[in-house]
Transfer RNA from a Minisyncoccota bacterium, 71 nucleotides, folded computationally. Model confidence (mean pLDDT): 83 of 100. It was read from a public genome assembly.
C1' cells in the first nucleotide's frame, strides 16, 4: 500500500425503501417483614458528511473507528 467485512438504546442482538423492535440494564409502582426472584408501566439508539429517492437504518459515494486476509 491492496481487497474483504462490521458501525443500530449503557450491553448483546433483529429490522433488505414506508412511524425502528426484542432481551438485558435504569427509573417508578405491585407483590415481600426485608433481600431476591416474579408482575406492571416508563426512560434510553440507526458512526459522520453528502448523494438518490415522494420517503432512507435499508441503495450509491466519501471520512472516521474496529476486526480479517495478501503484500
Nucleotide at each position: 500500500g491492496c481487497g474483504g467485512g462490521u458501525a443500530u438504546g449503557g450491553u448483546u442482538c433483529a429490522a433488505u425503501g414506508g412511524u425502528a423492535g426484542a432481551a438485558u440494564u435504569u427509573c417508578u409502582c405491585c407483590c415481600u417483614u426485608c433481600c431476591a426472584a416474579g408482575g406492571a408501566g416508563a426512560g434510553g439508539a440507526c458512526g459522520c458528511g453528502g448523494g438518490u429517492c415522494c420517503g432512507a437504518u435499508u441503495c450509491c459515494c466519501g471520512c472516521u473507528a474496529c476486526c480479517c486476509g495478501c503484500u
Its Rfam family is "tRNA". Rfam describes the family as follows. Transfer RNA (tRNA) molecules are approximately 80 nucleotides in length.